[in-house]
RNA sequence: AGAGUUUGAUCAUGGCUCAGAUUGAACGCUGGCGGUAUGCUUAACACAUGCAAGUCGAACGGCAGCAUGCAUCUACUUCGGUAAAUGUGAUGGCGAGUGGCGGACGGGUGAGUAACGCGUAGGAAUCUACCUUAGAGUGGGGGAUAACUUAGGGAAACUUAAGCUAAUACCGCAUAAUCUCUACGGAGCAAAGAUGGGGACCCCUCGGGGCCUGUUGCCGGCAGAUGAGCCUGCGUCAGAUUAGCUUGUUGGUGAGGUAAUGGCUCACCAAGGCGACGAUCGGUAGCUGGUCUGAGAGGAUGAUCAGCCACACUGGGACUGAGACACGGCCCAGACUCCUACGGGAGGCAGCAGUGGGGAAUAUUGGACAAUGGGCGAAAGCCUGAUCCAGCGAUACCGCGUGUGUGAAGAAGGCCUUAGGGUUGUAAAGCACUUUCAGCAGGGACAAAAAGAACAAAAUUAAUACCUGCGAUAUUUGACGUUACCCGCAUUAGAAGCACCGGCUAACUCUGUGCCAGCAGCCGCGGUAAUACAGAGGGUGCGAGCGUUAAUCGGAAUUACUGGGCGUAAAGGGUGCGUAGGCGGUUUAGUAAGUUGGAUGUGAAAGCCCUGGGCUCAACCUGGGAACUGCAUUUGAUACUGUUUAGCUAGAGUAUGGUAGAGGGAAGUGGAAUUUCCGGUGUAGCGGUGAAAUGCGUAGAUAUCGGAAGGAACACCAGUGGCGAAGGCGACUACCUGGACAGACACUGACACUGAGGCACGAAAGCGUGGGUAGCAAACAGGAUUAGAUACCCUGGUAGUCCAUGCCGUAAACGAUGAGAACUAGAUGUUGGGGGGCAUGUCCCUUUAGCGAAGCUAACGCGUUAAGUUCUCCGCCUGGGGAGUACGGCCGCAAGGCUAAAACUCAAAGGAAUUGACGGGGGCCCGCACAAGCGGUGGAGCAUGUGGUUUAAUUCGAUGCAAGGCGAAAAACCUUACCUACUCUUGACAUCCUCGGAACUUGUCAGAAAUGACUUGGUGCCUUCGGGAAUCGAGUAACAGGUGCUGCAUGGCUGUCGUCAGCUCGUGUCGUGAGAUGUUGGGUUAAGUCCCGUAACGAGCGCAACCCUUAUCCUUAGUUGCCAGCGCGUAAUGGCGGGGACUCUAAGGAGACUGCCGGUGAUAAACCGGAGGAAGGUGGGGACGAUGUCAAGUCAUCAUGGCCUUUAUGGGUAGGGCUACACACGUGCUACAAUGGGCAGUACAAAGGGUUGCCAAGCCGCGAGGUGGAGCGAAUCCCAUAAAGCUGCUCGUAGUCCGGAUCGGAGUCUGCAACUCGACUCCGUGAAGUCGGAAUCGCUAGUAAUCGUGGAUCAGAAUGCCACGGUGAAUACGUUCUCGGGCCUUGUACACACCGCCCGUCACACCAUGGGAGUGGGUUGUACCAGAAGUGGCUAGCUGAACCUUCGGGAAGGCGGUCACCACGGUGUGAUUCAUGACUGGGGUGAAGUCGUAACAAGGUAGCCCUA
Repeated sequence: AGAGUUUGAUCAUGGCUCAGAUUGAACGCUGGCGGUAUGCUUAACACAUGCAAGUCGAACGGCAGCAUGCAUCUACUUCGGUAAAUGUGAUGGCGAGUGGCGGACGGGUGAGUAACGCGUAGGAAUCUACCUUAGAGUGGGGGAUAACUUAGGGAAACUUAAGCUAAUACCGCAUAAUCUCUACGGAGCAAAGAUGGGGACCCCUCGGGGCCUGUUGCCGGCAGAUGAGCCUGCGUCAGAUUAGCUUGUUGGUGAGGUAAUGGCUCACCAAGGCGACGAUCGGUAGCUGGUCUGAGAGGAUGAUCAGCCACACUGGGACUGAGACACGGCCCAGACUCCUACGGGAGGCAGCAGUGGGGAAUAUUGGACAAUGGGCGAAAGCCUGAUCCAGCGAUACCGCGUGUGUGAAGAAGGCCUUAGGGUUGUAAAGCACUUUCAGCAGGGACAAAAAGAACAAAAUUAAUACCUGCGAUAUUUGACGUUACCCGCAUUAGAAGCACCGGCUAACUCUGUGCCAGCAGCCGCGGUAAUACAGAGGGUGCGAGCGUUAAUCGGAAUUACUGGGCGUAAAGGGUGCGUAGGCGGUUUAGUAAGUUGGAUGUGAAAGCCCUGGGCUCAACCUGGGAACUGCAUUUGAUACUGUUUAGCUAGAGUAUGGUAGAGGGAAGUGGAAUUUCCGGUGUAGCGGUGAAAUGCGUAGAUAUCGGAAGGAACACCAGUGGCGAAGGCGACUACCUGGACAGACACUGACACUGAGGCACGAAAGCGUGGGUAGCAAACAGGAUUAGAUACCCUGGUAGUCCAUGCCGUAAACGAUGAGAACUAGAUGUUGGGGGGCAUGUCCCUUUAGCGAAGCUAACGCGUUAAGUUCUCCGCCUGGGGAGUACGGCCGCAAGGCUAAAACUCAAAGGAAUUGACGGGGGCCCGCACAAGCGGUGGAGCAUGUGGUUUAAUUCGAUGCAAGGCGAAAAACCUUACCUACUCUUGACAUCCUCGGAACUUGUCAGAAAUGACUUGGUGCCUUCGGGAAUCGAGUAACAGGUGCUGCAUGGCUGUCGUCAGCUCGUGUCGUGAGAUGUUGGGUUAAGUCCCGUAACGAGCGCAACCCUUAUCCUUAGUUGCCAGCGCGUAAUGGCGGGGACUCUAAGGAGACUGCCGGUGAUAAACCGGAGGAAGGUGGGGACGAUGUCAAGUCAUCAUGGCCUUUAUGGGUAGGGCUACACACGUGCUACAAUGGGCAGUACAAAGGGUUGCCAAGCCGCGAGGUGGAGCGAAUCCCAUAAAGCUGCUCGUAGUCCGGAUCGGAGUCUGCAACUCGACUCCGUGAAGUCGGAAUCGCUAGUAAUCGUGGAUCAGAAUGCCACGGUGAAUACGUUCUCGGGCCUUGUACACACCGCCCGUCACACCAUGGGAGUGGGUUGUACCAGAAGUGGCUAGCUGAACCUUCGGGAAGGCGGUCACCACGGUGUGAUUCAUGACUGGGGUGAAGUCGUAACAAGGUAGCCCUA
């Protein structure tokens, strides 16, 4: 520091996700040791049991228990005593009680609280037990009461009465201050003793007391310290779908109350106070130091530790006290639990342990007061679940270990393998060494300082006593603890796992599985070769841990202060005016609020950071420093901002004379046109459409002429012209009126800009009321179209459109661009267009357009009218959908508008540009593509192939063009792969091993054959004599075999677009990039063929040419071919001699290149015409097929990975099937006839094939054929007569002398065999068919058409296929249309690429949500009822130890009563929130459903926005 993910690819926008760090964690797997930390985040849920706050006898009366002493008595006696009982508070002490101090600390929890609660900085009107400093006092009395005793009540808790008694308990009196009050004269207020010691003196009950002295208490005040209370500034979560709140409310006066200020409370007076700088309300939350993260700014958080606050079962209340409205106190109410004798009582773990419950989840009913600290005490000491320790938990951090070295036969085993090997791997074993930790045994610290005791300087004192006590001495105190640590012993001995391995992200193979099982953080894996599932081997990472989950920050500049945006991605308000607010020209002087420097105080400690020290290190602990970015006070500075003051004129505005204009309002006027009405002329149609029909018209339409009426809109001018803030504004005239511009100067003197709320304007549609209504025209009706057509088209037609007036307040209200200001090249178009001015010019100002520099932008584009560079202010955005929706509120007559969520769901949605593809887009061009023609197919019969059906099997494959006379250039058996039956199992075939035998061969029997049984003949070749080669049989295991599967694992081959003209590369250039350029453009061509132009220059694969063939000629050669001339010969024939002239054969050449001429063209390429030529513009034909597309075809030609099979899916044999047949389709043949059929005669080819062959002549048969055997391995012989043609004759338009299917009979040939199932021949039979619907195919010249011939395959079997020649046309105006293709361009929401994408209803399932008669909870307002305990007020009832008294009583007080306040509770009525609810609304998701086809291309009616 980034990465993955939208796309075919790209850039940018934008979300989602990951890598990091962290945690009081939990879960899974695993687990050796130690140290240090840490451990109910949930139910502030309920709690059994134990403990957590007592202590003081030096305050008191006492004596229940324990111990001691004394006395009495009894028993025993060793006469010393011992034991028991009784008495005695006499002593040590002490249960219970009175009294004092402490239970307000310590410990827990975070429910409540949005608050002076907390943080920080300040303040004044206060209190403070114990403690400290100094000073004053501590005199003298009184009356009670617990305990106890007695008598009662009660189950208990407890309680009543009577009687006795003490105090540091209680109450007067005296004294009284620098205390309190005060009218300033004065008045008022206190106390307690206890204990240690003691020479003299006094009392004396001989115990002691007075007295003296020490210590410690007590009382009153001053001051301090500590702690606490109160007030204030600032800071402290989110919600405006909470906008108004408030009556003790805000202030004042007076009073009360408090420790103290204060509406804290009350009476009266005033009407204030708070709020857009967010009051009030509802939600959530203890706050902070800090903690986690981050570069920082920030964000999140508030466990442990520390400070503050709040709470103690829930609610209320006070008492006591220095302090509480009190966790282990009290009273009341409520809920709950427990006891009960039913009358009544008891309780509060959010103390430490522990239990139940809740929960994913959090520990022992441990030890000790040894240390630190706290309470009481004079002290010893007691208490202390505070604390210190231990236990449990890998919960976290830190440290250590599980060995170290050597060791290659690279062991075995595992895994993989191309079968060679590789890897695990120096890893193990083996050898040598070491012993940390754990184990056993021994030693053994620090933490302990004390206090107390005796000694003893000093202090105090009358004192050597007492008390205090520096110091030194001895002794004692350890829960942890079997401590840490040290030493010894013994052994390699007891100690390694977890996750991951497709990319991100380090790490790869095999097997299993087969869209299953499963994985997944995101993208995504899995449908038979999965590095993604599961297992294994191997590897990577971390390591006593490792992963997962949850959560926070980061990455995220994805809320942007640092540090983002708004033309098209989300985002500028429809427009203006203007309030608050924000911001603001220039000069001077003052001030010092902001700003800035210094100083002081504070910013607790701990933590973080730096630097020392201590545990062996570290974590951890500890010393010091820095920091704490803050706040407050104070003192300087004055540039800038603010403020005050005095000016200026450049911003802004006013006055003045002009200019242009569909600017606005309201009144009037005008002509053209449509329609209607009236009249005339006139006759049969008009109208409308793609075509029609509805409609109108003989009752006279349409057309045409004249007249009238009425409403609406204003042709031409008219223009990327004008005006206006926007919406918008268009005939003419006058009136009223707003703004803009330019010119001169005069005045005001910053008056400016923006603008949350607010106000006004605001197209169309729509609404209300009243008019108006010619045309047009939602709704509606009819006619068409259509599968349907609630549409598009047509005929009608009502609201509406118009006017007046009032609402509505929205639009794609758009420049998709807020307003204002300044700055930043301009060129060109006659001086762009409109307006104005003068110095009339290449002039100045303003306005409105089109280009373009710098710059900006993701790109497109913008570019002085910015989307550039800056400033000011406002509005808005933060992934898509849900949704501009629901709910709530405001507005509206309504329609609806404004404001505006969430649950849920997806990993994208969206922008710009690129390359393709596509378009019922455009342009150019081509092709038998259409057109022009000729002949067919589709109808018939048959042949053949396919589908379907059938079957035991009808083997398999090929399926639009590009399957279908295709694989198959040939199924009777074989082929053959299929079916049935029989049969073999190392196999029909290959390699290796062992044994035996030559190989081979004859025949018989059984069987359908395979096969089986038996049988005959035969001993070969080479040899180094061992044997070997070939071959056969038997055996063994490796293996063979498979036309079994996968062409979607593959090679090879092939089809197709397409013989279309295209497809690319290098370098350069342009672009952020995908990419572009080149390859586009102008011409031209069959052609990306060539030329020119050109940021391109070149090149490659294609095109063309080179190759074959054909057309002409030449040369050479001359047999088997040829025969002109010369001979021979024949009935005749190149038959023969001979010849090379010709034809021909087959080798080599020539020839054709736009080469020549003319024209056109750009002086090019090229085209047109011509000449010559056998041939003329690639001469004709062929072979040849670019990059690629179709997961095209083929695993059944072959090859091949993987899978499957192995007495079978392999091998063999026989028979059957592939030949079936209601039907459908493709390709053909033959026809339907006279351009023909039949008969007779007669002529002319080419190219092939032939020894398992072609087969002549001759003879036989009507014929197929038979016989025959000559010739020929073929320019020699044979197949082999070419046919159409030509010449005659016949038939005469008919189901025929057409046509030949079908069937009967008889044969021939091939073959082992023609039944299923061959071909051919002859005789007979003589079906359909009279030129073929919609539709569709081929062909542009030696072509179509037509005619025959040959070949491959093949024993036989072509109407198919391939090839050959004969005869031999018609037509092409042309490119509008159909199909296909090429190039350029355009649009695109397509990229699996239009067979694309995609919308909505309906149906089904699931999910969340709105409404909903309601129902049930929570919180809360308000009006009232009620009123426990308590406090306060009043009190004529009752009572009334201490004080007063005149002795009657009084006073204070208590009880009771009552009033005020008030908790719980109750009633009514609201608000708000949660849950639930028959039914219902839309929304989302879902592999396949239904109906249509709305959008994307001109998407087939351009689309979209607002409205009805």